[in-house]
RNA sequence: AGGGUUUGAUCCUGGCUCAGAAUGAACGCUGGCGGCAUGCCUAACACAUGCAAGUCGAACGAGAUUUUCGGAUCUAGUGGCGCACGGGUGAGUAACGCGUGGGAACCUACCUUUUAGUUCGGAACAACGUUUGGAAACGAACGCUAAUACCGUAUACGCCCUCCGGGGGAAAGGUCAGCCGCUGAAAGAGGGGCCCGCGUCUGAUUAGUUUGUUGGUAGGGUAACGGCCUACCAAGGCUACGAUCAGUAGCUGGUCUGAGAGGAUGAUCAGCCACACUGGGACUGAGACACGGCCCAGACUCCUACGGGAGGCAGCAGUGGGGAAUAUUGGACAAUGGAGGCAACUCUGAUCCAGCAAUGCCGCGUGUGUGAUGAAGGCCCUAGGGUUGUAAAGCACUUUCAACGGUGAAGAUGAUGACGGUAGCCGUAGAAGAAGCCCCGGCUAACUUCGUGCCAGCAGCCGCGGUAAUACGAAGGGGGCGAGCGUUAUUCGGAAUUAUUGGGCGUAAAGGGCUCGCAGGCUGCUUGAACAGUUAGACGUGAAAUCCCCGGGCUCAACCUGGGAACUGCGUUUAAUACUAGCAAGCUAGAGAAAUAGAGAGGAAAGUGGAACUCCCAGUGUAGAGGUGAAAUUCGUAGAUAUUGGGAAGAACACCAGUGGCGAAAGCGACUUUCUGGCUAUUUUCUGACGCUGAGGAGCGAAAGCGUGGGGAGCAAACAGGAUUAGAUACCCUGGUAGUCCACGCCGUAAACGAUGUGUGCUAGAUGUUGGAAGGUUACCUUUCAGUGUCGCAGCUAACGCACUAAGCACACCGCCUGGGAAGUACGGCCGCAAGGCUAAAACUCAAAGGAAUUGACGGGGGCCCGCACAAGCGGCGGAGCAUGUUGCUUAAUUCGAGGCAACGCGAAGAACCUUACCUGGGUUUGACAUGUAGGGAAAAGCCAUAGAGAUAUGGUGUCCUUCGGGGCCCUACACAGGUGGUGCAUGGCUGUCGUCAGCUCGUGUCGUGAGAUGUUGGGUUAAGUCCCGCAACGAGCGCAACCCUUAUCCUAUGUUGCCAGCACGUUAUGGUGGGGACUCGUGGGAGACUGCCGGUGUUAAACCGGAGGAAGGUGGGGACGACGUCAAGUCAUCAUGCCCCUUAUGCCCAGGGCUGCAAACAUGCUACAAUGGCCGGUACAGAGGGCUGCGAGACCGCGAGGUUGAGCGAAUCCCAUAAAGCCGGUCUCAGUUCGGAUUGGAGUCUGCAACUCGACUCCAUGAAGUUGGAGUCGCUAGUAAUCCCAGAUCAGCAACGCUGGGGUGAAUACGUUCCCGGGCCUUGUACACACCGCCCGUCACACCACGAAAGUGGGUAACACCCGAAGCCAGUGGCCUAACCUUAGGGAGGGAGCUGUCGAAGGUGGGAUUCGCGAUUGGGGUGAAGUCAUAACAAGGUAACCGUA
Repeated sequence: AGGGUUUGAUCCUGGCUCAGAAUGAACGCUGGCGGCAUGCCUAACACAUGCAAGUCGAACGAGAUUUUCGGAUCUAGUGGCGCACGGGUGAGUAACGCGUGGGAACCUACCUUUUAGUUCGGAACAACGUUUGGAAACGAACGCUAAUACCGUAUACGCCCUCCGGGGGAAAGGUCAGCCGCUGAAAGAGGGGCCCGCGUCUGAUUAGUUUGUUGGUAGGGUAACGGCCUACCAAGGCUACGAUCAGUAGCUGGUCUGAGAGGAUGAUCAGCCACACUGGGACUGAGACACGGCCCAGACUCCUACGGGAGGCAGCAGUGGGGAAUAUUGGACAAUGGAGGCAACUCUGAUCCAGCAAUGCCGCGUGUGUGAUGAAGGCCCUAGGGUUGUAAAGCACUUUCAACGGUGAAGAUGAUGACGGUAGCCGUAGAAGAAGCCCCGGCUAACUUCGUGCCAGCAGCCGCGGUAAUACGAAGGGGGCGAGCGUUAUUCGGAAUUAUUGGGCGUAAAGGGCUCGCAGGCUGCUUGAACAGUUAGACGUGAAAUCCCCGGGCUCAACCUGGGAACUGCGUUUAAUACUAGCAAGCUAGAGAAAUAGAGAGGAAAGUGGAACUCCCAGUGUAGAGGUGAAAUUCGUAGAUAUUGGGAAGAACACCAGUGGCGAAAGCGACUUUCUGGCUAUUUUCUGACGCUGAGGAGCGAAAGCGUGGGGAGCAAACAGGAUUAGAUACCCUGGUAGUCCACGCCGUAAACGAUGUGUGCUAGAUGUUGGAAGGUUACCUUUCAGUGUCGCAGCUAACGCACUAAGCACACCGCCUGGGAAGUACGGCCGCAAGGCUAAAACUCAAAGGAAUUGACGGGGGCCCGCACAAGCGGCGGAGCAUGUUGCUUAAUUCGAGGCAACGCGAAGAACCUUACCUGGGUUUGACAUGUAGGGAAAAGCCAUAGAGAUAUGGUGUCCUUCGGGGCCCUACACAGGUGGUGCAUGGCUGUCGUCAGCUCGUGUCGUGAGAUGUUGGGUUAAGUCCCGCAACGAGCGCAACCCUUAUCCUAUGUUGCCAGCACGUUAUGGUGGGGACUCGUGGGAGACUGCCGGUGUUAAACCGGAGGAAGGUGGGGACGACGUCAAGUCAUCAUGCCCCUUAUGCCCAGGGCUGCAAACAUGCUACAAUGGCCGGUACAGAGGGCUGCGAGACCGCGAGGUUGAGCGAAUCCCAUAAAGCCGGUCUCAGUUCGGAUUGGAGUCUGCAACUCGACUCCAUGAAGUUGGAGUCGCUAGUAAUCCCAGAUCAGCAACGCUGGGGUGAAUACGUUCCCGGGCCUUGUACACACCGCCCGUCACACCACGAAAGUGGGUAACACCCGAAGCCAGUGGCCUAACCUUAGGGAGGGAGCUGUCGAAGGUGGGAUUCGCGAUUGGGGUGAAGUCAUAACAAGGUAACCGUA
């Protein structure tokens, strides 16, 4: 300090998530020792048992025990002090409760200091005794008694009261001679009470609140001020700087985190507060409204003789319960501290210790050295090896810790040690007793194998898993930490993701629709005085502990401890006076006013006008009009449309008209008048900061809508009809009502947009335009002010873009934002007649949603261009029959593959057996085939016979080579063979396709934050990214073209088997022969064609057009050749191959069958439908191929297929081999025919082991459909289409009408690029990127989830009204009772019980408020691999989309 995640990629915005630190933690696995800490966060739930506050006999009487008779000890009671401390908890409390700093009207037992005293008397009550009640707890009556208990008196100050005359007020003694006490007064210390400034959580979907309330007077009360209380008077007090109400919460020092500012937190330790079963109350006391006191009420528990009683662990242990979860019913007062006591001492679950728990922090150990045959085993493997790994073993050492034995502290000033036989020290033995947890796809350090197969599972985010998973599980290996390691939870951080430090708002979330304006915030220049803010110093305070620094002590550390610093704060005081505020006095630059001009659809009202539409009347006139893509509904012979004249009515104002004007915005458009707001320019004069912004608030505010009353021509929601359509509640058409218009009143919203708040200042220019002013050299120019546009620099921006009209640089103020969805929704409130508006969440859910730009792809977007793409033509297919292939069906099997173009006469250039992979049956198991090892054999192959469908079995016969080692062959056993079994989505190779389309890229440079762009775009041109020109590009590569083959012309060389002009010979005839090389031809080698030449056009270009020459002319024709890539295209059945599967079978052998099956459909062909023809006869002309298991001449036989015989030829020689269409002649005469030949019957031929399933061909006979083919669709641009034959591969034969090649004859048409299809380039839009076969919206149906409404129903809380009214304080009190004092002895003073009253907790009743739960049903929302209906949006999304409204 950052990283992952939105995209094909990029930049940005933005959320989610990770790495860090921490914890009173818990859970899982594991666990050696010690030190120091810490340990019910939940039920302030209920508690058994024990202990936690007593002590004093030196205050007192009494009793008991004991006695050495002096006394001592113990004890209930009276009395004193303590029990208000210590210990626990955090329920309540949003408060002077806490923190901090101040203040004045107070109290204070014990302690300290000072001072003055401590006289004389009296009356009781416990204990105790007697009687007595009760189950108990506990009492009652009578009687006796002491005191440091109670009362009176004396005296008294510097005490108290006071009307200033005066009045009032004390004590206690005890041990015994030293002390301990007691009383008054003054002071101190420490403690406490009270008041104030400031600080102290969330919610405005809580906006008003308060009646003792705010103040005064008087009185009461208190230790003390005070509405603290009462009476009277006044009507105040608090609140937008957030009162009240609601929710939550003990506060702080501190703790955790963070660079800090902050954020979160308030265990342990320390300070304060509050509480003590719940609520109320007082008593005692110095102090309490009292945790281990009292009274009352309530709930609960216990005892009970049913009459009545007892209790309060949020003290220490402990129990139950709750919970994920938190310890011993331990020891000791030895230390520290506390209570009482003169003291000894007693008490002390405070405290000090021990126990339990890896809960945390810190330290230590589980060995050290050496040790390579790199052991064994494990794992991996390319089979070589690698790794675990110096790791182990082995050898040599050591003994920390633990164990055992001994010794043994400090803590203690004199005594006293729970801890504790502890810490420490010494010794003994032995490597001995001591390692796990998590992770290994990226983030994030660490990789392989096996298993599994979208299963099981993992997951913090992204995401893994559907047969080769580094992501699941296991193993090996590795990484991290280590007595721990992971997980979960929570907090801060990262998050500048609430932004003070330190963010934003044109398009990402975000500027209020606009204006006015109260409060508030901010505010021009100068001077003076003052010092509130501000700044500096000093002083006080900021508890200790903590953090930090420097030291010290435990062997170190954690821990403990001394000192310092710090505690950023508050208060007091001194000083400064620049700035800000306040005060005083001025100024004119801001602002405003006056004057003179000016422009304008600014507003309101009244009036006026013309054009047009519609309607009415009348005329002319006749059959249509209207409307549309095309129609129809509709109107019209009752006279429409058209046209002319007249009239009526309503609404809107053509041209002018202009990114022109005005207005705050909404908005404003004929003309005139009246009233009226604002703006601008110029000039001087005046006021003297009067200004800016503006939460609330007020006003204005398009359209739609609402109310009342008018008006209503046109237009037009709803509605009706006609079309369109699968449907069409739409788009289109014909009608048509609200409405649109006016007046008044509501509504208050819009994509109310410049998606840009208002104001002020500053920061290059250029060019339009509107309204003024000044000047000039005046068709105009210059300067300037105020507007309104475009372009553009700096600068800004994620980019797009903005750019003096800022989105630049600054200031002031306001509004708003904080991931998407749920949702601008629910609930609540306010407003509205309603519609609805304003304000405005959460649960739940997702890991994105989004902005700008980039490259593609796509568009029922645009431009340019090409292609047999269309068009123009020629011939087909689709109809018939047949052939072949495919689907489907059938079957034991009909083997498998191929599936739009780019599967379907395709793999298959040959399925009767074989092929053959399929089926049935019969066999076989080291195998039909290969290699190796071990053992064995004399047989094996071949031939013959028998059985059998055959494979095979049985029998007979049969004896290979040799270098003599053996080899070959066979058998047995083991390794292994074998598989046309699976996966073409694991692959290689090969192939198809876009497409022979003109494209696809790179280096360097440049531009851009970047993806990328440029180059490759542009202007021309081309078949072409072909070439030229231009250009921030310059070059290059793969493609194009050329180089290759073939064909077309010529030259040359050569001349057999080819050729034959001339010469010669010969034949019925034939290059047959001699010979020749001229020609044809063959084989080599060359030439030729290059826009080279001419003219024109074009940019002096590239090139195009025309021409000449030429066999050929603008790539001459054809072929081979296929860029980067796309389709998970095709092929595991050509071959190869990973993995998986079968192994007496999914291998191998054999026979037979099947691949040929036939309701149907499709594809590709053949033959036809006929006269441009059929048939018969005659006759002419090719090229390219093939041939020895072959082609086979000739001759003979057969109607023929063919047969017999067989010359020649391994072929420029011989053969296949007659080419056919054509030409000549004849016949047929338009018919289902002399067309057509299917089908069927019969007879044959050939091949072959074999033609039944299932071959081809021949002959005779038979003679089907079919008379040119619907929608639709295919090929072809010249030697092409069409048409005609020939040959070959495969092959015994053949399904060939197929395929591949060859030649013969040989056309028509192309105006052109609007349209269909495909493609290329540029551009545009995009919500697509699996890329339009894309994306995506809503209803309905189903499942689940959370939420809202709901008749109601069940709780909680806080108030209010009334009733009742405990305890108790206070007040009153006839009567009753009454020791101390007084008395004149009667009584009085005083007191008490009782009673009454005010207040008063709980309780009751009531109506509301608020909150939570449940709730039939219901509403929308969210989520959910493959449901239904349509197709709304994204492209012009096929009706542009969107906003408001109905």
A computed fold for a 1446-nucleotide RNA from an uncultured bacterium, annotated as small-subunit ribosomal RNA. The RNAcentral record of the sequence draws on ENA. It matches the Rfam family "Bacterial small subunit ribosomal RNA". Gene Ontology terms of the family: structural constituent of ribosome and ribosome. The coordinates come from a structure-prediction model, not an experiment, and the mean pLDDT is 86.